This is a predicted structure of a 74-nucleotide RNA (transfer RNA) from uncultured Aeriscardovia sp. It matches the Rfam family "tRNA". NCBI's taxonomy places the organism under Bacteria, Bacillati, Actinomycetes, Bifidobacteriales, Aeriscardovia. The coordinates come from a structure-prediction model, not an experiment, and the mean pLDDT is 81.
RNA sequence: GCCCCUGUAUCCCAAUUGGUAGAGGAAGCGGAUUCAAAAUCCGUUCAGUGUGGGUUCGAAUCCCUCUAGGGGCA
Numbered sequence: 001g002c003c004c005c006u007g008u009a010u011c012c013c014a015a016u017u018g019g020u021a022g023a024g025g026a027a028g029c030g031g032a033u034u035c036a037a038a039a040u041c042c043g044u045u046c047a048g049u050g051u052g053g054g055u056u057c058g059a060a061u062c063c064c065u066c067u068a069g070g071g072g073c074a
Base pairs, nucleotide, nucleotide: 001073002072003071004070005069006068007067010026011025012024013022019057027045028044029043030042031041032040050066052064053063054062
């Protein structure tokens, strides 16, 4: 220098290929249980999707730009 993948909640990870962002797991908070705690169970909280633009009635999803991380070729 060129090519590919990834960036979504405090963290990990889905979103069925454009139609209400949460299917899950961890963590936090409240409760049950316990002599107390751990484990377990119940409830609950947290986002506008890396940046900036574009297309569209409508974008995490399509297009362009930049950016961060990972991989490959030279």